About this RNA
This is a predicted structure of a 107-nucleotide RNA (Guanidine-I riboswitch aptamer) from Jiella mangrovi. The prediction has a mean pLDDT of 79. NCBI's taxonomy places the organism under Bacteria, Pseudomonadati, Hyphomicrobiales, Aurantimonadaceae, Jiella. It matches the Rfam family "Guanidine-I riboswitch aptamer". About the family: This family represents a conserved RNA structure found upstream of the ykkC and yxkD genes in Bacillus subtilis and related genes in other bacteria.

RNA sequence: GUGCGGUGCGUCUAGGGUUCCGGCAUUCCAUCUGGGAAUGUGCUGGUCCGAGAGACGCACUCCCCGUGAGUUGCGGGGAGACACGGCGGGCCAAAAUCCCGGGAGAA
Numbered sequence: 001g002u003g004c005g006g007u008g009c010g011u012c013u014a015g016g017g018u019u020c021c022g023g024c025a026u027u028c029c030a031u032c033u034g035g036g037a038a039u040g041u042g043c044u045g046g047u048c049c050g051a052g053a054g055a056c057g058c059a060c061u062c063c064c065c066g067u068g069a070g071u072u073g074c075g076g077g078g079a080g081a082c083a084c085g086g087c088g089g090g091c092c093a094a095a096a097u098c099c100c101g102g103g104a105g106a107a
Base pairs, nucleotide, nucleotide: 007059008058009057010056011055012054015049016048020046021045022043023041024040025039026038027037028036029035060080061079062078063077064076065075066074067073082102084105088100089099090098
């Protein structure tokens, strides 16, 4: 100095907040039975956001074997490693292990 398509998608999780629902508090209204409204509150809740360095799955790429012979098919197996990391900024209601970002920097 260069480098692994340092591949894509889906379902989740750690994590995240507070638009909406629910909970809780206060106040007001109504009611004699347990309702409605406003404001506040992030609450071990639901919806929601959600990982390159978390999980699983699918696709994909490469390699090997078998089979077929019409080179393009089908079946099976394997590989896809490693990965410390700010400050700051950005998004939606808001925040974040989200995005900038496998960035700066470190090793």